RNA sequence: GACAAGGGCACACCCGCUCGAAAGACGGGGCCGCAAAGCCAACGGGGCUACCGCGCGAACGUUCGUCAUGCUAGCGCGCCAUGCCGGCCGGGUUGCCGAA
Numbered sequence: 001g002a003c004a005a006g007g008g009c010a011c012a013c014c015c016g017c018u019c020g021a022a023a024g025a026c027g028g029g030g031c032c033g034c035a036a037a038g039c040c041a042a043c044g045g046g047g048c049u050a051c052c053g054c055g056c057g058a059a060c061g062u063u064c065g066u067c068a069u070g071c072u073a074g075c076g077c078g079c080c081a082u083g084c085c086g087g088c089c090g091g092g093u094u095g096c097c098g099a100a
Stems, first nucleotide, its partner, number of pairs: 001097001008034002013029004018025002032087001038093003043090003046085003053079005
């Protein structure tokens, strides 16, 4: 970074007795696009998920009722990365071609 050449990758979407709680990854199909849309998440920023954990709330049970208290399978909300995203950006690093 070319109306060049040889090529490369593969968005969305679809499929899956694959992995995962999920985000997502992987394999196959597909081909929006990409001059690095090759690699690096232990360089920085940003985004995604929340199994576990923490906090709050409600419900239920006790004893006929109320209150207090307590416990537990489970529910809702919020927080949380060491998980995920390199096709979010910066950055690092490697590479094909050789016109202006």
Model confidence (mean pLDDT): 78 of 100. A computed fold for a 100-nucleotide RNA from a soil metagenome, annotated as c-di-GMP-I riboswitch aptamer. Rfam family: c-di-GMP-I riboswitch aptamer. Rfam links the family to the GO term cyclic-di-GMP binding. RNAcentral holds the sequence, with entries from MGnify.